Glycine riboswitch aptamer from Candidatus Pelagibacter sp., 92 nucleotides, folded computationally. It matches the Rfam family "Glycine riboswitch aptamer". Rfam describes the family as follows. This family represents the bacterial glycine riboswitch. Gene Ontology term of the family: glycine biosynthetic process. Model confidence (mean pLDDT): 77 of 100.
[in-house]
RNA sequence: GUGUUUAUUCAUCGGGAGAGACUAUACAAUAUAUAGCGCCGAAGGAGCAACCACCCCGGAAACUCUCAGGCAAAAGAACCGACAUUAGACAU
Repeated sequence: GUGUUUAUUCAUCGGGAGAGACUAUACAAUAUAUAGCGCCGAAGGAGCAACCACCCCGGAAACUCUCAGGCAAAAGAACCGACAUUAGACAU
């Protein structure tokens, strides 16, 4: 140097569900703000738990709750795949 693999940055690209294009007022107005009723879970957050760990401190979901977020499109989106940076291990 090359290949495989683990971690790291949690970047970049692609895929990516669900639920009222709800009503009223303001506004030039789809947007936005306020109020009202009805919903969704896969940003985030919180709770319980199988399980893991255990000297102490604990860790933990796609389950649950909806504080937040969302309910035409757009945007966002857990998760998956690809790819790049840095470091380690093994092989050559």